[in-house]
Context: one part of a larger RNA
RNA sequence: UUGGGCGUAAAGCGCGCGUAGGCGGCCGCCUAAGCGGAACCUCUAAUCCCGGGGCUCAACCUCGGGCCGGGUUCCGGACUGGGCGGCUCGAGUGCGGUAGAGGCAGGCGGAAUUCCCGGUGUAGCGGUGGAAUGCGCAGAUAUCGGGAAGAACACCGAUGGCGAAGGCAGCCUGCUGGGCCGCCACUGACGCUGAGGCGCGAAAGCUGGGGGAGCGAACAGGAUUAGAUACCCUGGUAGUCCCAGCCGUAAACGAUGGACCGCUAGGUGUGGGGGGGACCAUCCCCCCCGUGCCGCAGCCAACGCAUUAAGCGUCCCGCCUGGGGAGUACGGCCGCAAGGCUAAAAACUC
Numbered sequence: 001u002u003g004g005g006c007g008u009a010a011a012g013c014g015c016g017c018g019u020a021g022g023c024g025g026c027c028g029c030c031u032a033a034g035c036g037g038a039a040c041c042u043c044u045a046a047u048c049c050c051g052g053g054g055c056u057c058a059a060c061c062u063c064g065g066g067c068c069g070g071g072u073u074c075c076g077g078a079c080u081g082g083g084c085g086g087c088u089c090g091a092g093u094g095c096g097g098u099a100g101a102g103g104c105a106g107g108c109g110g111a112a113u114u115c116c117c118g119g120u121g122u123a124g125c126g127g128u129g130g131a132a133u134g135c136g137c138a139g140a141u142a143u144c145g146g147g148a149a150g151a152a153c154a155c156c157g158a159u160g161g162c163g164a165a166g167g168c169a170g171c172c173u174g175c176u177g178g179g180c181c182g183c184c185a186c187u188g189a190c191g192c193u194g195a196g197g198c199g200c201g202a203a204a205g206c207u208g209g210g211g212g213a214g215c216g217a218a219c220a221g222g223a224u225u226a227g228a229u230a231c232c233c234u235g236g237u238a239g240u241c242c243c244a245g246c247c248g249u250a251a252a253c254g255a256u257g258g259a260c261c262g263c264u265a266g267g268u269g270u271g272g273g274g275g276g277g278a279c280c281a282u283c284c285c286c287c288c289c290g291u292g293c294c295g296c297a298g299c300c301a302a303c304g305c306a307u308u309a310a311g312c313g314u315c316c317c318g319c320c321u322g323g324g325g326a327g328u329a330c331g332g333c334c335g336c337a338a339g340g341c342u343a344a345a346a347a348c349u350c
Stems, first nucleotide, its partner, number of pairs: 003321004007303002012317001014200004021193003025087007033080002035076008048066007090190001091187004095182004102176007109153001113149008124135002161168002205246006214240002219235004257316003261313003266294012298305002322350003331342004
């Protein structure tokens, strides 16, 4: 490579946009590149296979044919491709509704915490398993009033919602992306996937500037202990926050690529929308979209999955091929660095 695989055994790129490419709905006509058939031509010498011949046999030698193919012409028209025309169910647009922590920017609010000022007040507070370090008669803790600052938004809150993923939560305003439902109208296959490429991407970390309440790596002290470079306690710098720019990783997880989808029993809860029950409706029934649980067939090594598939099929991409060495060395690209990515070893070893 072929094959077999990728939830947990090795294996789905963190996620999206999209180039080349691969694949592609229904009907009609044409074409004949692919495809099928026929005829003819050709298929160097040797090897190989079949048949004949020559060395007493064989190896060996020799003759003929074949093999692998290639070409020309004619025929066929189902399927793939190509051309033309048409269609509406795929895809999309318009219209009317609708839910939402989707994104960005600006403004506002209360609780709590710490600090500062003042009042009351006095001998302790704090902390722990128990303590101590620490704070306090220079008046702390507690309590009341006033002020300042930064960060996060209790209840609602959900087993809930939104987003492609990362992720998103006080309230208001502006700008803005996507979804869902309904009904007609419109375009007419405009689609799916996507090697490269481009963009987004938690936390930590980095550069410059700001900010700094609480928390808190490092660090210091107090304990514990045989020791205690820890767990516990008192402090505390970077950081955590904002702006601009980097980094590009993760148990980036549903450890489950995308798509259309298309198909294949049900039951029950919940979020959004619509229709019906001849009016209303807290109530009931039905449909679509999302999100959970249970469960049949089927699948699975088992666990389990089961219309949100890990079932039955199709298309495209990515990836795996015994463990360690090792996602390392070397090379290349990127980065300020930390390091990342790529192509990825080998010796050695079980």
The part of an RNA shown here (small-subunit ribosomal RNA, central domain) has 350 nucleotides and comes from an uncultured bacterium. The full RNA is in RNAcentral, with records from Greengenes. Model confidence (mean pLDDT): 83 of 100.